RNA sequence: CUUAUCCGGAGUGACUGAGGGAACAGGCCCUGUGACGUCCGGCAACCUGCUUUGGUUCUGAAAAAGUAAGGUGCCAAAUCCUGCGGUAUAGCCGAAAGAUGAG
Repeated sequence: CUUAUCCGGAGUGACUGAGGGAACAGGCCCUGUGACGUCCGGCAACCUGCUUUGGUUCUGAAAAAGUAAGGUGCCAAAUCCUGCGGUAUAGCCGAAAGAUGAG
C1' cells in the first nucleotide's frame, strides 16, 4: 500500500500492586470487592496443517463442512461514545482514524 473483518464469544485461577479504557479534546465508565502487566486458562477460526464431501477438459482442482495440531489475534462496555460529511436529526447512513488477519 491492497483487501477482509470489527453490535457474537472468552476466568469466583496464581503473582504483582495503581492505574486503565490507542493518541488529542469533550464525555461516560472500569478499578484496593485488586486495575495495568506477567503466567496459566479460555474464546474464536484469519492463515498453515489434517479429516470428510466433492470430482477438475491437464495424475484429485475449485468449493463446502469439520477439526483445533501449528502461526497470529482476542478475552468490560459496538473500535465505550462523540469529533468529519449526508439525512427523514434522542436516530440512521457513510467517511476518516484505529485494531487484527492475509498478501